RNA sequence: UCAUGUCCCGGGGACGGUGAGAUUCCGUACCGGCGGUCACAGCCCGCGACCCGGUGGUCGAUCCGCUCGACAACCGGCUGAUCUGGUGGAACUCCAGAGCCGACAGUGAAAGUCUGGAUGGGAGGGAGCAUGG
Numbered sequence: 001u002c003a004u005g006u007c008c009c010g011g012g013g014a015c016g017g018u019g020a021g022a023u024u025c026c027g028u029a030c031c032g033g034c035g036g037u038c039a040c041a042g043c044c045c046g047c048g049a050c051c052c053g054g055u056g057g058u059c060g061a062u063c064c065g066c067u068c069g070a071c072a073a074c075c076g077g078c079u080g081a082u083c084u085g086g087u088g089g090a091a092c093u094c095c096a097g098a099g100c101c102g103a104c105a106g107u108g109a110a111a112g113u114c115u116g117g118a119u120g121g122g123a124g125g126g127a128g129c130a131u132g133g
Stems, first nucleotide, its partner, number of pairs: 001133006007125002014028004029113002031102002033047004042100002051077005057071005082098005104116003
């Protein structure tokens, strides 16, 4: 120094209104994973989570037909949103202003904020230790 393991890794519904019923609707609120980028990013470029498909594998079911299901891995797909002015050599990242976005399932009523899959998975991060090169 490299690889693997160990370890860590997501925030937010407060007040009021309507109603039989809403933290889901309405008004005012609140929140922003990870890497990159000449200078700090929810909305610039990517990654991750959810979901879908494929591959070979393992396990289970079975009428014993590679038929069905589950699981992790790998490969692929899908996946939201920004402008104006200012400063500056440089900023869609800073400052000012005005906007916009937010998986799936559930629910007495529609959810970024509640509950659940999830004591899961995971981009990735940093010191030490262990093993190997």